[in-house]
RNA sequence: UGAGUGGGCCAGGCGAUCGCGGCGGCACUCGUUGAGGCGUCGUCGAGGAAAGUCCGGGCUCCAGAGGACAAGGGUGGUCGGUAACUCCGACCGGCCGUGAGGCCAGGGAAAGUGCAACAGAAAAUACACCGCCGAUGGCCGAGGUUUCCUCGGAACAGGUAAGGGUGAAAUGGUGCGGUAAGAGCGCACCGGUGGCCGGGGUGACUCGGUCGCCUGGUAAACCCCACCCGGAGCAAGGCCAAGCAGAAGGAAGUCGUGGUUCGCCGCGGCACGAGUCGGUCCGGCUCGUUGCACCUUCGGGUAGGCUGCUUGAGAGGCCGGGCAACCGUCCUCCCAGAGAAAUGAUCGCCCCCGACAAGACCCGGCUUACAGGCCCACUCAGGUU
Numbered sequence: 001u002g003a004g005u006g007g008g009c010c011a012g013g014c015g016a017u018c019g020c021g022g023c024g025g026c027a028c029u030c031g032u033u034g035a036g037g038c039g040u041c042g043u044c045g046a047g048g049a050a051a052g053u054c055c056g057g058g059c060u061c062c063a064g065a066g067g068a069c070a071a072g073g074g075u076g077g078u079c080g081g082u083a084a085c086u087c088c089g090a091c092c093g094g095c096c097g098u099g100a101g102g103c104c105a106g107g108g109a110a111a112g113u114g115c116a117a118c119a120g121a122a123a124a125u126a127c128a129c130c131g132c133c134g135a136u137g138g139c140c141g142a143g144g145u146u147u148c149c150u151c152g153g154a155a156c157a158g159g160u161a162a163g164g165g166u167g168a169a170a171u172g173g174u175g176c177g178g179u180a181a182g183a184g185c186g187c188a189c190c191g192g193u194g195g196c197c198g199g200g201g202u203g204a205c206u207c208g209g210u211c212g213c214c215u216g217g218u219a220a221a222c223c224c225c226a227c228c229c230g231g232a233g234c235a236a237g238g239c240c241a242a243g244c245a246g247a248a249g250g251a252a253g254u255c256g257u258g259g260u261u262c263g264c265c266g267c268g269g270c271a272c273g274a275g276u277c278g279g280u281c282c283g284g285c286u287c288g289u290u291g292c293a294c295c296u297u298c299g300g301g302u303a304g305g306c307u308g309c310u311u312g313a314g315a316g317g318c319c320g321g322g323c324a325a326c327c328g329u330c331c332u333c334c335c336a337g338a339g340a341a342a343u344g345a346u347c348g349c350c351c352c353c354g355a356c357a358a359g360a361c362c363c364g365g366c367u368u369a370c371a372g373g374c375c376c377a378c379u380c381a382g383g384u385u
Stems, first nucleotide, its partner, number of pairs: 001381010012350007020045007028037002030034001047356001051367002054365005059233004072229005077091005092106001093104004107224002112222002114218002129164002131160003136157002139153006172190006191214010237307004246298005253270007271289007314333004319328003351354001
């Protein structure tokens, strides 16, 4: 210098004006004094993913009340981290990459069942297409010492998984022996795998020895094994509570007259009760007097309001422990909390001209989207010193 690998961070900046939501202070206003209206000042006001709602927890209610089993679902190397996880870290094993590094749903295929397109002879207690052999049993020919033997030939039965060819995958590799030709058929070495013994490691695992074995793949296929999991969710839940309906209780009525469906109704007088006017008595006015009216109380509870609601497994910093994930002491800080939903608009200046996208109970993860830029560590190649 070029090409890469892994990780962290930022998410246009500054100023002015106007506007919106929360909270606090102050002032004003009201036939409704409240859960009202309005003004002003101060202060705060989205994200790294607020998203998908895919996991895990807190919180709440329901069920159970201790445990187990079944069903269903999930997880699957080891050790650690965490409130917990299917997350994270370190390590082990396998595969990929020259490398930094990346990927793995990483228990069991020797319990059983199933599956494998195309190609190929054959895809599983397998198979003979080409090739090789044809010892053995037959066939043909020649010869002989002729119930048989010897030699030669073809390749009928048959043998053969060495070689070719097919496939993602074809029964471990090399060599020697062996054979008619071959073959773990035998042996040596290598490889794989299981048991036992010993060394190392907390462990996964690894190294060495010894004995046995060489049996294809596939379990995010059924299945087996081990472990984990009760259900529903802030529209959870709690409190207050108009109106309507329900229950209980409560003061005060009679006379005359007319009508009548014989239950009562209209009008008038007096009495009583309630409200209102009025400084008080007296008094005036209105309404009511056995009523599905009015008043009081009660329980449940609709509309509606309050709460849950944001101080929390919180954020930042120093130091300490740990390889790391993470943990601990101390100091500092308060950082949206709405309820149909607020964070926007305009102007000026500057730059590299600005992506994906916005809370809705909270938190830890994962996944997905994303313009541009900065930083750190490391690898490979070339050059220079």